[in-house]
RNA sequence: CACCGAUAAAGGCAAACCCGUCGAAAGGCGGCGACGCAAAGCUAUAGGGCCUGAUAAUGGCAGCCAGCUACCGAA
Repeated sequence: CACCGAUAAAGGCAAACCCGUCGAAAGGCGGCGACGCAAAGCUAUAGGGCCUGAUAAUGGCAGCCAGCUACCGAA
RNA backbone atom coordinates (compact mmCIF):
# COMPACT_ATOMS: atom_id res chain seq x y z
C1' C A 1 0.00 0.00 0.00
C1' A A 2 -3.81 -3.58 -1.37
C1' C A 3 -7.14 -7.14 0.29
C1' C A 4 -9.89 -8.36 4.60
C1' G A 5 -13.48 -7.34 8.85
C1' A A 6 -13.54 -9.30 15.29
C1' U A 7 -18.98 -10.61 20.65
C1' A A 8 -12.15 -5.09 19.86
C1' A A 9 -12.08 0.55 20.96
C1' A A 10 -14.07 5.39 19.74
C1' G A 11 -17.81 7.17 17.18
C1' G A 12 -21.56 7.17 12.88
C1' C A 13 -26.00 6.17 9.87
C1' A A 14 -31.26 4.84 10.39
C1' A A 15 -35.69 0.47 7.32
C1' A A 16 -40.90 -0.22 8.40
C1' C A 17 -45.00 2.01 11.06
C1' C A 18 -47.07 6.69 12.68
C1' C A 19 -47.36 12.37 12.56
C1' G A 20 -46.35 17.02 9.84
C1' U A 21 -45.04 19.04 5.13
C1' C A 22 -43.88 19.38 -0.45
C1' G A 23 -45.27 16.58 -4.96
C1' A A 24 -49.90 14.34 -10.13
C1' A A 25 -47.15 10.08 -8.77
C1' A A 26 -42.65 7.73 -7.75
C1' G A 27 -40.53 10.03 -3.98
C1' G A 28 -38.16 14.23 -0.90
C1' C A 29 -37.67 16.91 3.85
C1' G A 30 -38.60 17.27 9.38
C1' G A 31 -40.15 14.54 13.89
C1' C A 32 -40.74 9.79 16.18
C1' G A 33 -38.63 5.03 15.87
C1' A A 34 -34.54 0.94 15.02
C1' C A 35 -35.05 -3.42 10.59
C1' G A 36 -30.53 -3.34 9.54
C1' C A 37 -25.50 -1.17 7.66
C1' A A 38 -17.92 -1.55 7.76
C1' A A 39 -18.83 2.78 3.59
C1' A A 40 -26.37 2.74 4.81
C1' G A 41 -20.31 8.73 3.32
C1' C A 42 -20.55 11.24 -1.80
C1' U A 43 -22.00 10.60 -7.10
C1' A A 44 -28.54 10.00 -10.89
C1' U A 45 -28.63 12.21 -19.30
C1' A A 46 -23.38 11.78 -20.21
C1' G A 47 -22.11 2.98 -16.49
C1' G A 48 -25.93 -0.83 -15.79
C1' G A 49 -30.55 -1.48 -13.28
C1' C A 50 -35.18 -0.14 -10.94
C1' C A 51 -39.73 3.14 -9.77
C1' U A 52 -43.50 6.86 -11.24
C1' G A 53 -45.62 8.96 -15.35
C1' A A 54 -46.44 8.62 -20.33
C1' U A 55 -46.60 11.08 -26.71
C1' A A 56 -42.00 11.67 -24.11
C1' A A 57 -38.59 11.63 -18.68
C1' U A 58 -36.07 17.20 -19.10
C1' G A 59 -39.32 13.40 -12.62
C1' G A 60 -37.22 10.06 -8.94
C1' C A 61 -34.20 5.76 -6.33
C1' A A 62 -27.05 5.76 -3.84
C1' G A 63 -30.51 0.86 1.96
C1' C A 64 -29.54 -2.93 -6.05
C1' C A 65 -24.78 -3.44 -8.68
C1' A A 66 -21.12 0.16 -9.89
C1' G A 67 -17.56 4.56 -9.48
C1' C A 68 -14.88 7.91 -6.05
C1' U A 69 -13.29 8.96 -1.12
C1' A A 70 -12.72 7.69 4.13
C1' C A 71 -12.26 6.04 10.41
C1' C A 72 -10.36 1.92 13.41
C1' G A 73 -7.81 -2.77 13.59
C1' A A 74 -7.23 -8.55 15.56
C1' A A 75 -6.94 -12.97 12.58
Overview
Predicted 3D model of a 75-nucleotide RNA (c-di-GMP-I riboswitch aptamer). The prediction has a mean pLDDT of 83. The model forms 94% of the base pairs in the Rfam consensus.